[in-house]
RNA sequence: GCGGGCAUAGUUCAGCGGUAAAAUCUGGGCUUCCCAAGCCUAAGUCGCGGGUUCGAUUCCCGUUGCCCGCU
Numbered sequence: 001g002c003g004g005g006c007a008u009a010g011u012u013c014a015g016c017g018g019u020a021a022a023a024u025c026u027g028g029g030c031u032u033c034c035c036a037a038g039c040c041u042a043a044g045u046c047g048c049g050g051g052u053u054c055g056a057u058u059c060c061c062g063u064u065g066c067c068c069g070c071u
Stems, first nucleotide, its partner, number of pairs: 001070007010024003018054001026042005047063005
C1' cells in the first nucleotide's frame, strides 16, 4: 500500500428497515436476628460524518479505532 471482518449499557453480547433485548455490574425494595443467596423494581447503550427511505442499529459512501490476510 491492497483486501476482509468487527465497533450496541461500566463489562459480555442479541437484534437482516418500524418503540433496541438479555446477562452481569450499580441504586432502591421484599425476605432474614445479621450476612450471603433468592425475588421484585429502577437507572444506564447503537464509534463519528454524510446519503437512501415516510422511517436506519440494520442498506450505501466516507472516516476513526481494533483484529486477520496479502504485498
Record summary
The RNA shown here (transfer RNA) has 71 nucleotides and comes from Acetilactobacillus jinshanensis. NCBI's taxonomy places the organism under Bacteria, Bacillota, Lactobacillales, Lactobacillaceae, Acetilactobacillus. Its mean pLDDT, the model's own confidence on a scale to 100, is 82. The RNAcentral record of the sequence draws on ENA and Rfam. Rfam family: tRNA. RNAcentral records the identical sequence in 2 taxa.